This is a predicted complex of two RNAs, RNase P RNA and transfer RNA, with 471 nucleotides together.
């Protein structure tokens, strides 16, 4: 210089002209004036985590239903961020060829020795192993019987690899090296790593299957909600509950019931009692403030940490509207494309090839559109730039 | 804005890890002088997409796209 992957940062300038929609201040007040403000990293999907409002979110217990899931920290909080530790990928360097170390990518990564279940077809056998060919013994040559998990063969998976040794053959039989187990012992908060020791190996995969083990979660959701203000038939069908006791100075008052956002029990709390409350139907309004944007806010400095992030100090105010406004267009310029012509430099006698520059024109400049409001994830995005690492080539 | 479903043949739908069904339709033959019935056969599928878990996805899970449905106050 090229390619590739991860990460981040930004995603037109500027000036005239005509609009739109809040806000404040003036007036000759219902329209004109003038100052000043108006999208985004994603405002988007609605996929988690809050706030913030209303229903007793009440306390304690136990179920049930969703949810998460190596360790450690971070944070209002998470399924998210961030570090580490394991496992997997391609790469490179070493190797005493068993492995060993490094950066990078990348994993929804408790448990399969609590149990049930499932493992098609193919294959002899698929989970308390299995004899289909081979091998090897006996019988007498088939037949036959018995041993053999070393080979072949199926399969996604065949019951510790690999080597010597040992056997009729063959086997963790027996050994060394790797791997597994069990408790110990070191390090380390821990996830896990070493290290000797013991055991010849008993334990397949699947838990984005039911489950077990730990943790965590009330529901609805700004069309929540509070207030004014209007109009209308508190009108019709249907379902559940119900007028029990005891007191009384006749006003009540206590107990039992009934109802209350996931069930049941208890302690509570509010409301109820001749009505009450729940589902469809039907009638009536589509009016006004409030909620609503100063907020886990933004920017800069310094400080602690490997980071995520916290703290300190200074400055700043930045859309709040109704189905909803943030917008055309015209010149300048900027980024990338092409690009007759022309113009550099290199090889060549030349022809010609290559590589560069590059005007006049021409196209293209992306995804997208706040609706209570944060803080993630995800998904969409012409195009520019920086950061890291791998590979290639080309130079010192 | 908010909260919910659904997507398999041409239509309607069944299947909830082991090579995709079924009614109607379709298209040949038979049957009939022709049709309707009826009878035999047969065709037709990227199970909305992409990605993940698995040996194996239609279905388990995770993004996405298309559709469809609900909702205020008052008496």
């Nucleotide at each position: 210089c090229c390619a590739g992957a991860c990460g981040g940062u930004c995603g037109g300038a500027c000036g005239g002209c005509c609009g739109c929609c809040g806000g404040c201040g003036g007036c000759u007040u219902u329209g004109c004036c003038g100052c000043g403000g108006g999208a985004g990293g994603a405002a988007a999907g609605u996929c988690c985590g809050g706030g913030c409002u209303c229903c007793a979110u009440g306390g304690a217990g136990a179920c049930a239903a969703g949810g998460c899931g190596c360790c450690g920290g971070g944070u209002a909080a998470c399924g998210c961020c961030c570090g580490g530790c394991c496992g997997g990928g391609a790469c490179g360097c070493u190797u005493u060829c068993g492995g060993g170390c490094g950066g990078c990518c990348u994993g929804a990564g408790g448990g399969a020795u609590a149990g049930c279940g499932c493992c098609a077809c193919a294959g002899a056998g698929a989970a308390c192993a299995a004899a289909c060919c081979g091998c090897c013994u006996c019988u007498a040559u088939u037949u036959g019987a018995g041993g053999u998990a070393a080979g072949g063969g199926u399969g996604a998976a065949a019951a510790g690899g690999u080597g010597c040794g040992g056997u009729a053959a063959g086997a963790g039989c027996g050994c060394a090296c790797c791997g597994c187990c069990g408790g110990c012992c070191c390090a380390g908060c821990a996830a896990u790593g070493g290290g000797a020791c013991g055991g010849g190996c008993a334990c397949g995969g699947c838990a984005a299957g039911c489950c077990c083990c730990g943790c965590c979660u009330g529901g609805a959701g700004c069309a929540a909600a509070a207030c004014c203000g209007a109009a209308u038939a508190g009108g019709g069908a249907u379902g559940a509950c119900g007028a029990g006791c005891c007191u009384u100075u006749c006003g009540g008052g206590g107990c039992a019931g009934g109802c209350g956002u996931g069930u049941c029990u208890u302690c509570g709390c509010g409301c109820u009692g001749a009505g009450u409350c729940g589902u469809c139907c039907g009638g009536g309004u589509u009016g006004g403030u409030u909620g609503c944007u100063u907020g886990a806010g933004c920017c800069g400095c310094g400080g602690a940490g490997c980071a995520a992030u916290c703290c300190g100090c200074g400055g700043c105010c930045u859309a709040g509207a109704g189905g909803a406004a943030u917008g055309g267009u015209c010149g300048u310029c900027g980024c990338c494309c092409c690009g007759g012509u022309c113009u550099u430099c290199u090889u060549g006698c030349a022809a010609a090839a290559g590589a560069g520059g590059g005007a006049a024109g021409g196209g293209g400049u992306a995804c997208a559109g706040a609706a209570c409001c944060c803080g993630g994830c995800u998904u969409a995005c012409a195009g520019a730039c920086c950061g890291u690492c791998u590979g290639g080539c080309g130079c010192u | 804005g908010g909260g919910c479903g659904c997507a398999u043949a041409g239509c309607u739908c069944a299947g909830g890890g082991g090579u995709a069904g079924a009614g109607c339709g379709c298209u040949a033959c038979c049957u009939u002088g022709a049709c309707a019935u009826g009878g035999u056969a047969g065709a037709g599928g990227u199970c909305c997409g992409u990605g993940g878990u698995u040996c194996g996805a239609a279905a388990c899970c995770a993004c996405g796209u298309g559709c469809g449905c609900c909702c205020a106050c008052c008496a």